[in-house]
RNA sequence: CGCCGGCCCGCGGCGGGGAACGGGGGAACCAAGAAGAGAUUGCGGUUUGCGGAUUUCCGGAUCGCCGUCUCGGGGGCGAAUCGAAGGCGCUUUCUGCGCCUGUUCGUAGCGCCGCUCUUUCGGCGCGAGCCCGUCAGCUAACUCCGUAGGCCGAAGAAAGAGG
Numbered sequence: 001c002g003c004c005g006g007c008c009c010g011c012g013g014c015g016g017g018g019a020a021c022g023g024g025g026g027a028a029c030c031a032a033g034a035a036g037a038g039a040u041u042g043c044g045g046u047u048u049g050c051g052g053a054u055u056u057c058c059g060g061a062u063c064g065c066c067g068u069c070u071c072g073g074g075g076g077c078g079a080a081u082c083g084a085a086g087g088c089g090c091u092u093u094c095u096g097c098g099c100c101u102g103u104u105c106g107u108a109g110c111g112c113c114g115c116u117c118u119u120u121c122g123g124c125g126c127g128a129g130c131c132c133g134u135c136a137g138c139u140a141a142c143u144c145c146g147u148a149g150g151c152c153g154a155a156g157a158a159a160g161a162g163g
Stems, first nucleotide, its partner, number of pairs: 001163001002151003009018001011016001020147006030137001036071005042065006050059003072134001073135001074132004082106004086100005109126005115162007
């Protein structure tokens, strides 16, 4: 001889690369068992039954495809889930839905108490946020990524083990 976290350590010719650590996707076996709706640009098809022009076209309607967006579903990182109460707004008045970013209480779970690890007791705190884009169980081979960011301020007890 500080902490959370995978977030660290080298090399370099400064383009990058290595190592370590961590994450995503992805068979078989096994497991599970049915989530889509709307809007829209473009393209294509259909349309004696719609309109105009008159064989061929244009508009409209409709269908399909690619893309985009919204809602809803599903999923990922992470400890960060699940409830209850309260307030406000809307409401079809069964009550339901939405919001609260400093409303409150609890909770799955997580972290800290100063060298590290294990156990017990005691105390304290957190219980966020972000992303994918219609899709994802597990998963050998294989494949794709990441190496951030942030925080204290006196620092518990006992037993054991180890630097």
Source information: Model confidence (mean pLDDT): 77 of 100. Predicted 3D model of a 163-nucleotide RNA (c-di-AMP riboswitch aptamer (ydaO/yuaA leader)) from a soil metagenome. It matches the Rfam family "c-di-AMP riboswitch aptamer (ydaO/yuaA leader)". Its family is annotated with cyclic-di-AMP binding and regulation of gene expression in the Gene Ontology. The model forms 95% of the base pairs in the Rfam consensus.